[in-house]
Context: one part of a larger RNA
RNA sequence: CUGGGCUUAAAGGGCGCGUAGGCGGGCUGUCAAGUUUGGGGUGAAAUCCCGCGGCUCAACCGUGGAACUGCCUCAAAUACUGACGGUCUCGAGGGAGAUAGGGGCGAGCGGAACUAAUGGUGGAGCGGUGAAAUGCGUUGAUAUCAUUAGGAACUCCGGUGGCGAAGGCGGCUCGCUGGAUCUUUUCUGACGCUGAGGCGCGAAAGCUAGGGGAGCAAACGGGAUUAGAUACCCCGGUAGUCCUAGCCCUAAACGUUGGGUACUAGGUAGUAGACUAGACAUGGGUUUACUGCCGAAGCAAAAGUGCUAAGUACCCCGCCUGGGGAGUAUGGUCGCAAGGCUGAAACUC
Numbered sequence: 001c002u003g004g005g006c007u008u009a010a011a012g013g014g015c016g017c018g019u020a021g022g023c024g025g026g027c028u029g030u031c032a033a034g035u036u037u038g039g040g041g042u043g044a045a046a047u048c049c050c051g052c053g054g055c056u057c058a059a060c061c062g063u064g065g066a067a068c069u070g071c072c073u074c075a076a077a078u079a080c081u082g083a084c085g086g087u088c089u090c091g092a093g094g095g096a097g098a099u100a101g102g103g104g105c106g107a108g109c110g111g112a113a114c115u116a117a118u119g120g121u122g123g124a125g126c127g128g129u130g131a132a133a134u135g136c137g138u139u140g141a142u143a144u145c146a147u148u149a150g151g152a153a154c155u156c157c158g159g160u161g162g163c164g165a166a167g168g169c170g171g172c173u174c175g176c177u178g179g180a181u182c183u184u185u186u187c188u189g190a191c192g193c194u195g196a197g198g199c200g201c202g203a204a205a206g207c208u209a210g211g212g213g214a215g216c217a218a219a220c221g222g223g224a225u226u227a228g229a230u231a232c233c234c235c236g237g238u239a240g241u242c243c244u245a246g247c248c249c250u251a252a253a254c255g256u257u258g259g260g261u262a263c264u265a266g267g268u269a270g271u272a273g274a275c276u277a278g279a280c281a282u283g284g285g286u287u288u289a290c291u292g293c294c295g296a297a298g299c300a301a302a303a304g305u306g307c308u309a310a311g312u313a314c315c316c317c318g319c320c321u322g323g324g325g326a327g328u329a330u331g332g333u334c335g336c337a338a339g340g341c342u343g344a345a346a347c348u349c
Stems, first nucleotide, its partner, number of pairs: 004320003007303002012317001014201004021194003025088007033081002035077008049065006091191001092188003095184005103177007110154001114150008125136002162169002206247006215241002220236004258316006266294011298305002322349003331342004
């Protein structure tokens, strides 16, 4: 390389946009590059293969043939691919009308709870645990009422319900803004799919600077438990958690399942629409997109999957090749650092 694979055995890039490249709808004309057929030229000799021959045989050698699967050129063919031209509308996109939504960003507002402060009532405990103790409390705690302040998070609704490419998104209102779905006797006319590099986004933790700090809480201190207890339990408590600006770029970033298109039984539930017969409908039927469950065929080692495929096919990308060594060393590159990305071998089983 061929071949085989990637839900769980090794293996889908965390996700998107997109460059090169690869691949690409119907009809039609021209060309003839790929493709096919035929002719010509060339493809040194030796070697390889076949026939015959020479050394007593063989190796070896001689001779004839075949082969040299290739390249060049001429003529012809035109189904497919390609190039150029014309045309079409079902792919794709635009317009118009409607719809749902925790999609994103910014601003403002709200109540409950919590903590603190101040004041009132009150007067000995509170708190905590398996049991305790540390802790708090006569300088008046806990409890209770009122007022004030602060920060963070938004109970119920709430739902295998919605939205987003993924990460993710949930109080209310307003402003700005992205995408999707449905309908259409509207337009463009293949404008498409994928996507090495590249660019952007990317939970939590962490980092830099400036704010903020109620609750919670790594580290840390104390009390218990225990043989010990650098833990589990308890009392405290700092970074952090929050905001602004900038980094980091990882994850069980998971559906452990890359994206696109087409085809292939049904049943049932939900979300957002549209259409329809009938006098009307609470209802029935049809249809599109999305979200679930159960399942025919098929597939699968099985578990399972099954129009949301892991079925049947095609196109493009990424990745795998025994375990350990090791996601280590080294080099490169990115980062303020932490570290990230790329990524071996010896040796060993």
This is a predicted structure of a 349-nucleotide part of an RNA (small-subunit ribosomal RNA, central domain) from a Planctomycetaceae bacterium. The sequence was found in a public genome assembly. The organism belongs to Planctomycetaceae, within Bacteria. The prediction has a mean pLDDT of 89. Rfam family: Bacterial small subunit ribosomal RNA. Gene Ontology terms of the family: ribosome and structural constituent of ribosome.